Record summary
Predicted 3D model of a 243-nucleotide part of an RNA (large-subunit ribosomal RNA, domain VI) from Methanothrix sp. Its Rfam family is "Archaeal large subunit ribosomal RNA". On this family, see Yusupov et al., Science 2001: "Crystal structure of the ribosome at 5.5 A resolution". Its mean pLDDT, the model's own confidence on a scale to 100, is 83.
Context: one part of a larger RNA
RNA sequence: UGUGGUCUGAGGGUAAGCUGGUUUUAGUACGAGAGGAACAAGCCAGCGGCGCCACUGGUCGAUCGGUUGUCUGGCAAGGCACUGCCGAGCAGCUACGCGCUAACGGAUAAGGGCUGAAAGCAUCUAAGCCCGAAGCUGUGCCUGAAAAGAGACCACUCUGAGGACCCUCGUAAAAGACGAGUUUGAUAGAGUCGGGGUGUACGCACCGAGGCAACGAGGUGUUCAGCCCGCGACUACUAAAAG
Numbered sequence: 001u002g003u004g005g006u007c008u009g010a011g012g013g014u015a016a017g018c019u020g021g022u023u024u025u026a027g028u029a030c031g032a033g034a035g036g037a038a039c040a041a042g043c044c045a046g047c048g049g050c051g052c053c054a055c056u057g058g059u060c061g062a063u064c065g066g067u068u069g070u071c072u073g074g075c076a077a078g079g080c081a082c083u084g085c086c087g088a089g090c091a092g093c094u095a096c097g098c099g100c101u102a103a104c105g106g107a108u109a110a111g112g113g114c115u116g117a118a119a120g121c122a123u124c125u126a127a128g129c130c131c132g133a134a135g136c137u138g139u140g141c142c143u144g145a146a147a148a149g150a151g152a153c154c155a156c157u158c159u160g161a162g163g164a165c166c167c168u169c170g171u172a173a174a175a176g177a178c179g180a181g182u183u184u185g186a187u188a189g190a191g192u193c194g195g196g197g198u199g200u201a202c203g204c205a206c207c208g209a210g211g212c213a214a215c216g217a218g219g220u221g222u223u224c225a226g227c228c229c230g231c232g233a234c235u236a237c238u239a240a241a242a243g
Base pairs, nucleotide, nucleotide: 002156003155004154005153006152007151011143012142013141017047018046019045020044021043022042023041024040030035048101049100050099051098052097056095057094058093059092063088064087065086066085067084068081069080070079071078072077090230103139104138105137106136111131112130113129114128165243167181168180169179170178187239188238189237191234192233193232194231195229196228197227198226203222204221205220206219207218210215
């Protein structure tokens, strides 16, 4: 450089993968025999790279339960003791889990050659030409108008475009930034439902070894209970007002 959006692609980056085994090739080429390949094609595995969390495993100081000591006069409900200790554990984060990790060109290096003189021969080299690497480079992937030659296209715009603050937030996050939303609304909370975790709450009733009785660990029923949810859907009830 008015603004927003969509692009182009100068340039940059890139493990862009690496290795092994095995089958066919083939008991072939080669070799008297003994023995015994390769090119190529296919299959599999290991290591590394990038990504992901449906499964499996880990973690999970959200949560639920058990339990010891002590304190709140008792019950209930709790505090503290490394999260007191222990048993589970969703989301999330993860690996021990899962997915992907092509192929083909170009110019070459060492090297191998063709033709071929200087030097009637010979010679890969002097002129010329053909091959030839996990390397270079392109195709592929990512990024990339601050590429100063500072780009293009579309739309809007001094009749105020557009942006920012404020506000509700998270697919983002050290601060900034980035992204979603702001009533023409599901952005967050609350609620309902679904899904999930723990494992059957308090109270009450009955049973209960014993005990003169008081009492009584515990069990059964009420109760797949009670408690909880960083998840999903629905729902404007609350807050995204006003500026």